Predicted 3D model of a 72-nucleotide RNA (transfer RNA) from a Pseudomonadota bacterium. It matches the Rfam family "tRNA". Rfam describes the family as follows. Transfer RNA (tRNA) molecules are approximately 80 nucleotides in length. By type it is a transfer RNA. Its mean pLDDT, the model's own confidence on a scale to 100, is 81. The RNAcentral record of the sequence draws on ENA.
[in-house]
């Protein structure tokens, strides 16, 4: 330049044929404990960004953009 895949919570991942976005970790409190750790409860936060289908979009069209990876 030209193709292809990628992007969900701080971090790793789900979410079936478009139909309530989940969990592990981590974060903060509480509880326990002389104090801490560990345990156990609770809360915490996410669909890269715009447009458009649709009742209804994380998922499907387009545009850009991030990574990455194939060809020149």
């Nucleotide at each position: 330049g030209a193709g292809a895949a990628u992007g969900u919570a701080g971090u790793u991942u789900a979410a079936u044929u478009g139909g309530u976005a989940a969990a592990a970790c981590g974060g903060u409190g509480a509880u326990c404990u002389c104090c801490a750790a560990a345990a156990u409860c609770a809360c915490u936060a996410a669909u890269a960004a715009g447009g458009g289908u649709u009742c209804a979009a994380g998922u499907c069209c387009c545009u850009u953009u991030u990574u990455u990876c194939u060809c020149a």